The RNA shown here (transfer RNA) has 73 nucleotides and comes from Trebouxia sp. A48. Rfam family: tRNA. By type it is a transfer RNA. The prediction has a mean pLDDT of 81.
RNA sequence: GAUGCAAUGGCGCAGUUGGCAGCGCGUCAGAUUGUGGCUCUGGAGGUCCUGGGAUCGAAACCCAGUUGUGUCA
Numbered sequence: 001g002a003u004g005c006a007a008u009g010g011c012g013c014a015g016u017u018g019g020c021a022g023c024g025c026g027u028c029a030g031a032u033u034g035u036g037g038c039u040c041u042g043g044a045g046g047u048c049c050u051g052g053g054a055u056c057g058a059a060a061c062c063c064a065g066u067u068g069u070g071u072c073a
């Protein structure tokens, strides 16, 4: 320098024939327990890497950029 892949709550990930974003762990509250743990119930927490475009509507499609990573040179 060329090119592929990835970027989604605190962490690990799912969601790609476009229709107002989910799971596990963690966290908070409650139940249970003599206390704690385990278990059960409920809640909070993410404008989906950034900017722009197409669309009635974008995490998803198009363009540019950033970061990480692989391959080639």
Base pairs, nucleotide, nucleotide: 001072002071003070004069005068006067007066010025011024012023013022019056027043028042029041030040031039049065050064051063052062053061